[in-house]
RNA sequence: GGGCGUGUAACUCAGUGGUAGAGUGCUCGCUUUGCAUGCGAGAAGUCCCGCGUUCAAUCCGCGGCUCGUCCA
Numbered sequence: 001g002g003g004c005g006u007g008u009a010a011c012u013c014a015g016u017g018g019u020a021g022a023g024u025g026c027u028c029g030c031u032u033u034g035c036a037u038g039c040g041a042g043a044a045g046u047c048c049c050g051c052g053u054u055c056a057a058u059c060c061g062c063g064g065c066u067c068g069u070c071c072a
Base pairs, nucleotide, nucleotide: 001071002070003069004068005067007065010024011023012022013021018055026042027041028040029039030038048064049063050062051061052060
């Protein structure tokens, strides 16, 4: 330098054209003498950035950037 892939909650990942979810973690409550476990509730996301298509984009197209991988 070129090909392919990746980017969504603090972390690991789902999701799919119609105002985004799980597990772990975090906070609060119950349980305990206390801790852990368990149970219940809750907070947390400009869906990497820009432009375009569309009534509507996390999702489709183009460009850029990040990371991974392969080739040179």
A computed fold for a 72-nucleotide RNA from Aspergillus ruber CBS 135680, annotated as transfer RNA. RNAcentral holds the sequence, with entries from ENA, GtRNAdb and Rfam. NCBI's taxonomy places the organism under Eukaryota, leotiomyceta, Aspergillaceae, Aspergillus subgen. Aspergillus, Aspergillus ruber. The same sequence occurs in records of 2 taxa. A source record names the gene tRNA-Ala-TGC-1-1. It matches the Rfam family "tRNA". Gene Ontology term of the family: triplet codon-amino acid adaptor activity. Rfam's curators write: Transfer RNA (tRNA) molecules are approximately 80 nucleotides in length.